Source information
The prediction has a mean pLDDT of 88. This is a predicted structure of a 90-nucleotide RNA (c-di-GMP-I riboswitch aptamer) from a Planctomycetota bacterium. NCBI's taxonomy places the organism under Bacteria, Pseudomonadati, Planctomycetota.
RNA sequence: UUUGGACCAAGGCAAAGCCGGCGAAAGCUGGUGACGCAAAGCCAAUGGCCUAAGUCUGUCAUACGACGGAUACGGUAGCAGGUUGCCCAC
Numbered sequence: 001u002u003u004g005g006a007c008c009a010a011g012g013c014a015a016a017g018c019c020g021g022c023g024a025a026a027g028c029u030g031g032u033g034a035c036g037c038a039a040a041g042c043c044a045a046u047g048g049c050c051u052a053a054g055u056c057u058g059u060c061a062u063a064c065g066a067c068g069g070a071u072a073c074g075g076u077a078g079c080a081g082g083u084u085g086c087c088c089a090c
Stems, first nucleotide, its partner, number of pairs: 003089003012037002017032006035078001041083003046080002048076003054071007
C1' cells in the first nucleotide's frame, strides 16, 4: 500500500417511538431513547427510491372548486455508488 474483519485496544454513531420546532409533503432539526452500524464519517445534476408546493394536463362542474396523470436544481448518504479514515490480521 492492496485486501480482509476473526481477535486486541481506544472509542464513535444513533433506528423506531415520544416531546418541541421547521416544511405543502417527502423529510429535516433540538431533546429523549437504542434498533442496529467496521465507516450508520463526508459527498445529492452517478443510478435507484420517496414527495409534488409550483407548472403542464385530463375528467367532472354554471362557477367556486373536486378527483386524477406527468414533472425535482425538493428529499433520502441507515439503498447502491464515490471519497477519506481508527485498530488488528494474512